RNA sequence: GUUUUAUAGAGAAGCGGCGAGAGACUAGGCUCUGUGACCCGCUGGCAACCUUCGACCGCGCGAAAGGUGCCAAGUCCUACCCACCAUCGGCGCAAGCCGGGGCGGGGCAUAUGAAUC
Numbered sequence: 001g002u003u004u005u006a007u008a009g010a011g012a013a014g015c016g017g018c019g020a021g022a023g024a025c026u027a028g029g030c031u032c033u034g035u036g037a038c039c040c041g042c043u044g045g046c047a048a049c050c051u052u053c054g055a056c057c058g059c060g061c062g063a064a065a066g067g068u069g070c071c072a073a074g075u076c077c078u079a080c081c082c083a084c085c086a087u088c089g090g091c092g093c094a095a096g097c098c099g100g101g102g103c104g105g106g107g108c109a110u111a112u113g114a115a116u117c
Stems, first nucleotide, its partner, number of pairs: 001117001003115006013043005021032003026079004044071003049067002051064004075109001080106003084102002087100005
């Protein structure tokens, strides 16, 4: 890296190093950042997927924390589809056309675990 599957509104920061962008990609928004972000190291912590132990017919369950993971904002939000609720703006003589808001579900993508090739 491929494929499958589970989860993703909870939770958890100090110090040191570096020195300019960062929040996965594109676009828009919004946010973080020289009061030093992002990243790296150490320490600390969160959580409980795998693991171990206990109990169990089994499914669930409890404990621990060895292997991962994680420690701004819902995966920061939106974008594609569907449903619902509200209305507003632009154009037009009109019929109407175009664009916009909120909420919920799904999809895509991404991240992480476990398995797999």
SAM riboswitch aptamer (S box leader) from Hymenobacter sp. BT770, 117 nucleotides, folded computationally.
Its Rfam family is "SAM riboswitch aptamer (S box leader)". Rfam describes the family as follows. The SAM riboswitch is found upstream of a number of genes which code for proteins involved in methionine or cysteine biosynthesis in Gram-positive bacteria.